This is a predicted structure of a 1468-nucleotide RNA (small-subunit ribosomal RNA) from an uncultured prokaryote. RNAcentral holds the sequence, with entries from ENA. Its Rfam family is "Bacterial small subunit ribosomal RNA".
RNA sequence: AGAGUUUGAUCCUGGCUCAGAGCGAACGCUAGCGGGUGGCUUAACACAUGCAAGUCGAGCGGAACCUUCGGGUUUAGCGGCGGACGGGUGAGUAACACGUAGGAUAUCUGCCUUUUGGUGGGGGAUAGCCGGGGGAAACCCCGAUUAAUACCGCAUAUGGCCCCCCACGGGUCAAAGUCUUCGGACGCCAAGAGAGGAGCCUGCGGCCCAUUAUUUAAUCCUUGUUGGUGGGGUAACGGCCUACCAAGGGUACGAUGGGUAGCUGGUCUGAGAGGACGAUCAGCCACACUGGGACUGAGACACGGCCCAGACUCCUACGGGAGGCAGCAGUGGGGAAUAUUGCGCAAUGGGCGAAAGCCUGAUCCAGCGAUGCCGCGUGUGUGAUGAAGGCCUUCGGGUUGUAAAGCACUGUCGGGAGGGACGAUGUCUUGACGGUACCUCGCAAGAAAGCACCGGCUAACUCCGUGCCAGCAGCCGCGGUAAUACGGAGGGUGCAAGCGUUGCUCGGAAUCACUGGGCGUAAAGCGACCGCAGGCGGUCUACUAAGUUGGGUGUGAAAGCCCGGGGCUCAACCCCGGAACUGCAUUCAAAACUGGUAGACUUGAGUAUGGGAGAGGAGGGCGGAAUUCCUGGUGUAGAGGUGAAAUUCGUAGAUAUCAGGAGGAACAUCCGUGGCGAAGGCGGCUCUCUGGCCCAAUACUGACGCUCAUGGUCGAAAGCGUGGGUAGCAAACAGGAUUAGAUACCCUGGUAGUCCACGCCGUAAACGAUGAUUGCUAUCUGAUGGAGGUCUAUACCCAUUCAUUGGAGAAGUUAACGCAUUAAGCAAUCCGCCUGGGGAGUACGGCCGCAAGGCUAAAACUCAAAGGAAUUGACGGGGGCCCGCACAAGCAGUGGAGUAUGUGGUUUAAUUCGACGCAACGCGCAGAACCUUACCCGGCCUUGACAUCCCUAGAAUCUCUACGAAAGUAGAGAGUGCCACCGCAAGGUGGAAUCAGGUGACAGGUGCUGCAUGGCUGUCGUCAGCUCGUGUCGUGAGAUGUUGGGUUAAGUCCCGCAACGAGCGCAACCCCUAUCGUUAGUUGCCAUCAGUUCGGCUGGGCACUUUAGCGAGACUGCCGGUGACAAACCGGAGGAAGGUGGGGAUGACGUCAAGUCCUCAUGGCCUUUAUGGUCGGGGCUACACACGUACUACAAUGGCAGGUACAAAGAGCAGCAAACUGGCGACAGUGAGCAAAUCUCAAAAAGCUUGCCUCAGUUCGGAUUGGAGUCUGCAACUCGACUCCAUGAAGUUGGAAUUGCUAGUAAUCGUAGAUCAGCAUGCUACGGUGAAUACGUUCCCGGGCCUUGUACACACCGCCCGUCACACCACGAAAGUUGGCUGGACCUGAAGACGGUGGCUCAACCCUCAGGGAAGGAGCCGUCAACGGUCUGGUCGGUGAUUGGGGUGAAGUCGUAACAAGGUAACC
Repeated sequence: AGAGUUUGAUCCUGGCUCAGAGCGAACGCUAGCGGGUGGCUUAACACAUGCAAGUCGAGCGGAACCUUCGGGUUUAGCGGCGGACGGGUGAGUAACACGUAGGAUAUCUGCCUUUUGGUGGGGGAUAGCCGGGGGAAACCCCGAUUAAUACCGCAUAUGGCCCCCCACGGGUCAAAGUCUUCGGACGCCAAGAGAGGAGCCUGCGGCCCAUUAUUUAAUCCUUGUUGGUGGGGUAACGGCCUACCAAGGGUACGAUGGGUAGCUGGUCUGAGAGGACGAUCAGCCACACUGGGACUGAGACACGGCCCAGACUCCUACGGGAGGCAGCAGUGGGGAAUAUUGCGCAAUGGGCGAAAGCCUGAUCCAGCGAUGCCGCGUGUGUGAUGAAGGCCUUCGGGUUGUAAAGCACUGUCGGGAGGGACGAUGUCUUGACGGUACCUCGCAAGAAAGCACCGGCUAACUCCGUGCCAGCAGCCGCGGUAAUACGGAGGGUGCAAGCGUUGCUCGGAAUCACUGGGCGUAAAGCGACCGCAGGCGGUCUACUAAGUUGGGUGUGAAAGCCCGGGGCUCAACCCCGGAACUGCAUUCAAAACUGGUAGACUUGAGUAUGGGAGAGGAGGGCGGAAUUCCUGGUGUAGAGGUGAAAUUCGUAGAUAUCAGGAGGAACAUCCGUGGCGAAGGCGGCUCUCUGGCCCAAUACUGACGCUCAUGGUCGAAAGCGUGGGUAGCAAACAGGAUUAGAUACCCUGGUAGUCCACGCCGUAAACGAUGAUUGCUAUCUGAUGGAGGUCUAUACCCAUUCAUUGGAGAAGUUAACGCAUUAAGCAAUCCGCCUGGGGAGUACGGCCGCAAGGCUAAAACUCAAAGGAAUUGACGGGGGCCCGCACAAGCAGUGGAGUAUGUGGUUUAAUUCGACGCAACGCGCAGAACCUUACCCGGCCUUGACAUCCCUAGAAUCUCUACGAAAGUAGAGAGUGCCACCGCAAGGUGGAAUCAGGUGACAGGUGCUGCAUGGCUGUCGUCAGCUCGUGUCGUGAGAUGUUGGGUUAAGUCCCGCAACGAGCGCAACCCCUAUCGUUAGUUGCCAUCAGUUCGGCUGGGCACUUUAGCGAGACUGCCGGUGACAAACCGGAGGAAGGUGGGGAUGACGUCAAGUCCUCAUGGCCUUUAUGGUCGGGGCUACACACGUACUACAAUGGCAGGUACAAAGAGCAGCAAACUGGCGACAGUGAGCAAAUCUCAAAAAGCUUGCCUCAGUUCGGAUUGGAGUCUGCAACUCGACUCCAUGAAGUUGGAAUUGCUAGUAAUCGUAGAUCAGCAUGCUACGGUGAAUACGUUCCCGGGCCUUGUACACACCGCCCGUCACACCACGAAAGUUGGCUGGACCUGAAGACGGUGGCUCAACCCUCAGGGAAGGAGCCGUCAACGGUCUGGUCGGUGAUUGGGGUGAAGUCGUAACAAGGUAACC
C1' cells in the first nucleotide's frame, strides 16, 4: 500500500466482498511446562449453609469463676466510639448526573493538628440483677432496688449566639471524669484557626427521532408555572414550602414528547482527523427484594439499622412471628458462556482500645479453566544401500528424504536426593504463601505436536472415488465421467501449544468527503420568480478590542500512552524520572484582517433627461380566406374512403358547380437557430390602460448590495365545479375492415372536451435534463436592437462600441461524449439536492384538495449487480454502392403416372450402424443370394481366429473312417526333411521353420464417448477478404494502414492520405485443350514411286495426319477515343487465339462443440466360458403410408422395319476373345490373336435414306403377370441378371410450389471404366448433334464495402414485458381482541413528619408543695401522602377470518409492449 467482482473487450460511476488489528468472548479439533493478568456481558432472577463490624473493664454497677486475699479472668446490661468507611452492582437517570472552568457577604464538619480559656457546686432516675406474670415462639408486662465519662438544674463566660447598621448596653449558653510509676497521661467544656471531607449555584461540553411543533405565539409546552411581598423551613441561598399580588417563562441555535444510555480518566482502531466502546484499574453518581417514610447521628433518609404497604419464601401450638448474597464462597435457574461452600491476618490498610490486643471474605495468597499476553521445551551432531513402506510415474524413475534406522553427545523440562531464601522494620518477636522460588548432585532421548489451508483474491498439486448426485462456498463461483474448487490419500504451504470457525468493533471505505466527494448524459439544480429571518458583502480615515495572534499565571488527580533509566536469568510484568494531556479560566500586550462605533467617498446599486425595438400583459372594436350547415339555381348516378375494401351518403336528387345566408373556432403567406417575457408562454388589424428591457450624455443619492430555509405569487396540457357556447377536431362509445385473435394501428360516424366567464387543481422529458449573482481568461464568422466614425452629413463602407441571439474553435476542463466570454474553464458568496439496484416516490402518519390526486416520506425482504460514455462485432420489416443463373429474359425439367433407388414411419426374432435445412435422403455402399455382416435364432470354443514369451510332444505334410447342418468331435494310417555338435555305428542333443497340447501374463471387442482427441472431409466460398511489424492518434478497449476519388473478376491497379512496409489469400507459376515450329517414325500414316490377292497388303517414304518430348505464340504490345498527363475502359488493326482465350488442379484468417471412435490412429470408461471367436439358417430385400433423387413415358421434331455413315476415351491373361458351327434369342461349342498405337471388347447412337403407321390409350407406353429358358456361382426359395413367347397397368405434358443452365453451355444421342463370380435406371469419364435469351438491377435469395441505430455479444433461432396458475417469504389494511408505557378527573388514606388539641398522663426546675405551675407525652383531629380502586384519553406493541399489492422460484399458460424506423418512433 491494495485486491476480486457489472463487459466480447474498455474507461468511468457505484455497491458488495477479502487481505489487517482488536475482544471479559463462545464453539470445534488438539494439548508439555512456567511467569504475570483477567474470569455471569444473560435473570437488578430466587436463594439452603457458613463467614463478611465490631471494640473499649483505663466510663459504670452487677453476675460467674480463680485467688498468693493484693487482686485477676470472662462479659449479659448501661455508657462511649465505630456500624454513613471498606466491599458489591449499573436497575434507574438525557439530569448541574458526569467532565471541565469558576462562584458564594448563602454553608456544615466527629476523629486529627494548632491556639486561647475553663473543668466549681448539686440533683433525680434507669437497664441489668431480684420477685411475680403472659406467650408455642419472637418477645412482652408489673413491682422492688442500683451505678456511671448516661440524664437535669445552678454558678462562671476568654468567647459564641440573639436584639441592634455598628458601638455602648442588654439577654442567653458549658463541662466528666478515669488511670497513675504521682512526674503526669488520656479525657471533658467553650471559642478561634487549619487540614481533609460534605452540601449549594453558574458558564461551556458530550446520543437518536420533526412521520414529536396551525412557525414566534390567543393557537406548541408551562399554573408553583415566571416574578414580587409577607411568613415558614434548612447547616445554607432559593417556589424549597405557604398566603396574597402580577401574567409571566421556555421554544426552530429544537421547547415538549418518544426511544436509548450510568458519566469520566481511558480502551480498541486509524497516518491523522475521526469512528466505536466505557470489562478489569482509578475518580464521580445512583441503587441495596419493590414502593413510601422518617429516626439517630458530625455525617444516612442508612446493603449486613428502624417503621409502613406490596410480592415472595420460611416457622407456627393458627393466636402470631421471621427474612432480604447487586459482600466472600456456594446452590438452583437463565444462557453459547464465566471459577473454591480454600489458607492467613505474616504483609498493606481500616475500626475500637492508653496499651497488650481483638475484629477485618478489605486484603495477601493458594485452587480451577490455554481466556488472552510473555518466555521455554518436545532434542543436538553425524548418518546414502538415497533402506523398507506409502504416493506418483512417460515404467526409465521421481518423491517422502538426512527424514528414519545406526553411531556419538547434551540435559531445558521431568521425576529422585540434599541445601534453601528476600518479602521482617531502629531493636525483640511474628511467614498464610512454602520446604515455594532458587542452588547443587546424580538418572535418562526417555513422558511432550497439533490445527487450518493448497481454483483466483492468497503462500501451497497430484492420484483415486463421485457424476448438477453427494457436497463446497468470504466474493467470483465449483460439481452434468478425465473436478489442482466435493470426499479420501500422498505431497506441500502457513501458524504453532495452539490452530481454525462464529459473533462484534475500527480499518481498508475519499462509500457522509473538516482534513477529503459530487449534481449536462452515471444518484443528484426546487417548474419559475418575489422575499422576512439567516449567511456573505465596495473604497478611505479614526477609535474599540468581541473574534484573531503572542507572552505569563492557575488548573488539566493518579494510573495508562510516549521517551529515558532501573528490578525480576530474558520478556510479559513492576518501579523511578521526564515529556505529554492538543482543553478551560485568568491576566498583560498587539491592532494587520473580520466584527462594532463614528465620519467621509463613488466605481456596486438606484433616480432624473433624451431617444429606440418588440407575437410582453389586460380589456374593447373590426376584418378576410377556409371548413360545416341552411335556402335557391344548374345537373345526373354515383360519391366517399382504402394497401384493397366495407360501414356511410345518394333517384326523397348526393358528389360537382353557382348565388345568398347562419354560426363558431383559428389567424395561411410575411415567419427568420428573428423578437418579447422570470418561467409557463406570446403571432390578423386597430383603440385604451399597463410592466419590463436597450442605447447616449450629463446631473443627483451615497453601499441603499447578493443570495435566500420557512413563507408568498405565477404556473402548459389534461381534469373538477357553476353558467354559457359548440363550426371543425375528437378520448369514451358504435359500426366497417385487418387479423389466429384485434377491446389496436386503417376507415365511417360520434359524446365529453377543446372556446368564453368565474372558481379550483399545482403537476410535465415544466429540458439547455446545466440554480442565482459577481469578476477574470485566445480568436474567427453570421444575426437582432441602438450609438459612434467617414461621407454630399443619404446610401455604401469601417481592425469602433454597448446589449441580445447562433455557429466554429485555442488554452483549460471532462470517464468519455462534449463544453469552451451565453463555460461544463479559473475563482468568490448564498441556496437546493445526491450517497448501490429493486421494494418505492410506495405503506403508515400528517398537511392540502370537491374529487381525481398532490406534498412530505420509510422499513421488512431481495439481488451482486443496476448504471454512464465510448469500442469491436453481429443484427435491422435503416440508408448508400457493388457482385452472383440472385431476379428478370429464355431453354429444359421436378412436383401428376409407372418403375428403380435412398430416407422417414410402421412392422419384425432381426429388419445392424451412421448421415438430418442449405451443407442427410442413387449419402458411407466403386455394386447385402453365402461371404461381406457389424443384426437375429440356434450349434460349438475359452490363452482363444490373430501377436509376443515359457514348458512338453511331434519334422512339415498327406490319406482314410464314423457322427454331424456345418463348425467340429473321435479314431486309423503314411511320413521322418534342413543346419550344427557328439558318436565307428545305432542313435542322441541343440537350433530355424511348422503343427498339436498345457500354463499364465495377455489377446480380442464394428462395445460407449466425434461434447476428451489426431487425421481426413463438408460448408460459407474460388467469396475477396484476413492479418502483422514499426510509426502515429486515443487514459483505454481500439483506431490508422484496410477509409476516400476512380478502376477491376479480384484489398486488381492508380491517385490522394500519418502513415510506411510486409505476410496469408487474388493473379501468375502447374496440367489438359486451341495454332505453329522442331526432334523422332513403330504397332501409327500414305502425298509422291513401284508391286498387289485391291486390304497401307508389300517394298519404300516420314511430306501429311497422328503420337509425345522440347520450343514459339498473347503482353492492353500497336493505333484512335474517353479518363485526372494516372490506373483503366471503349473501338480498331494484325493474329489460330484479345483483354484472366476455354477447362482443371489449387480453398486465406476463421465459422458451424458441422461429419466421422463403423477406414485408420488414439485418451478414458466398459466387457473377458463373453459385448470375444466360430458355424448353419434367417435378416439388412418386410409394407396401410409420406418425402427426396433418378429412369421410362405420355408420342408424328415420333414409333417400327430395311439400308447406310462418322467418334473419343478406355479395358483385357483365373482376362479380352476374333473367325467358324448350333440356337429365334440369352448363349453354347471350338478357339486364331493379344500382357496390346499391332489382337480383342467394338456394333457407336442420334444422323442420313426408303417404306409403313395417321392422332387412337394407338404399331404410343411399357409396368404387372403366366409360361419356357440362358448364364454366373457350393447354392438364384426368401433374394440375381439376361433371353424368348404371351400379357399390355397407370400415363394424353402434370395444383400450390420449385430446380438447373449464359456456349461447344442447355437440351439430346450413344460409348467406356471402376466395383464385380454374377448383378447399374447409380457413379465416374468420353465424344456426337447442338440452341434460345440477358432490357436491366425495382423486387426475392446469398455475399462484399461504407455508414447509421441498438437495451443484442450463446450475438434476432437475440433480448425482453405484463396478466393468469402454483409454491414460499416479508409487509400493509381489517370487524375486533390482548398487553406495555403514560395523561386527566375522582375515591381510599398505612407508616411518618408537621400543625392543632390534649378532660388522660408525667422523677429532676419553680411555688403559697397530698397540690399547682412550667416543660413534655399517650390519645384524638387536620394537612401532605405510598400502595390500591373507578371512569376517560393518548401512544407503542402482539394477535386476527378476510383482503391488497410486493419479492423470489428449473423448462407452466396467454399474448408480443420495449430494444433496429422493433414492424403504429419512443418517452413524460